The RNA shown here (transfer RNA) has 73 nucleotides and comes from Streptomyces wuyuanensis. Its Rfam family is "tRNA". Rfam classes the family as a transfer RNA. Taxonomically the source falls in Streptomyces (Bacteria, Bacillati, Actinomycetes, Kitasatosporales). Its mean pLDDT, the model's own confidence on a scale to 100, is 81.
[in-house]
RNA sequence: GCCCCCGUAGCUCAGUGGAUAGAGCAGGCGCCUUCUAAGCGCCAAGUCGUCAGUUCGAAUCUGACCGGGGGUA
Numbered sequence: 001g002c003c004c005c006c007g008u009a010g011c012u013c014a015g016u017g018g019a020u021a022g023a024g025c026a027g028g029c030g031c032c033u034u035c036u037a038a039g040c041g042c043c044a045a046g047u048c049g050u051c052a053g054u055u056c057g058a059a060u061c062u063g064a065c066c067g068g069g070g071g072u073a
Base pairs, nucleotide, nucleotide: 001072002071003070004069005068006067007066010025011024012023013022018056027043028042029041030040031039049065050064051063052062053061
C1' cells in the first nucleotide's frame, strides 16, 4: 500500500430502515438488616467515531475520513 472486521452509557454488549435508543456490571438515592454484604425498588449517565449522501424517515443503507484489531507482499 491493498483486503476484511469493529467503533452505541464509565466498562462489556444488544438493537441491521419507523414508535420515548436498551440490558448487564459499575455509580447515586431509598427499602430491608443491630451493622455490613446479599436481595429489592428508583435515579442518573448517549449529539449511536466525524463529515456528507440516499430516503417521507438513518444507530441501521452508501461514500470519504479518523481510531482500533486482523490478514497479505